[in-house]
Molecule: transfer RNA
Organism: Haloplasmataceae bacterium
Order: sequence, then structure tokens, then C1' cells
RNA sequence: AUAUCCAUAGCUCAGCUGGUUAGAGCGUCCGUCUGAUAAGCGGAAGGUCAAUGGUUCAAGUCCAUUUGGAUAUACCA
Repeated sequence: AUAUCCAUAGCUCAGCUGGUUAGAGCGUCCGUCUGAUAAGCGGAAGGUCAAUGGUUCAAGUCCAUUUGGAUAUACCA
């Protein structure tokens, strides 16, 4: 440099062929339980879906560009 893939909650990840309110586990907080703690149980908070633009009645999902990361190949030395 080129090609392909990836970017969703604090962390690890789902999200099928665009479709109405974006989810799970862990963590955090509150409650419950216990003599107390851990575990268990119940609940809550937490998201500009990397950014910008576009297509569409409708975009996390499709298209373009940009940013960051991974892999492969090439080039310089």
C1' cells in the first nucleotide's frame, strides 16, 4: 500500500431475511435471606449500536466515506 473481516451496556458477547419497545451473562446499586459474610432469590440503574452522510414508510442490520483494531499479501531497508 492492497484485500478481507471486526467495532452493540463498565467487561465478554447475542441480535435470524431491515419492522414497531435493542437483549443475555458477569460486574455495580437496592432489597431479601443469614448471628454475620459468601452463595442463592427479587428488583433497578447503565446504550449518541465507532463517526459522518445516503437509500427507505422504516436502518444495529443495506450503501459510501472516515477513524480504530485483526488477518493475509506486496513493497522499502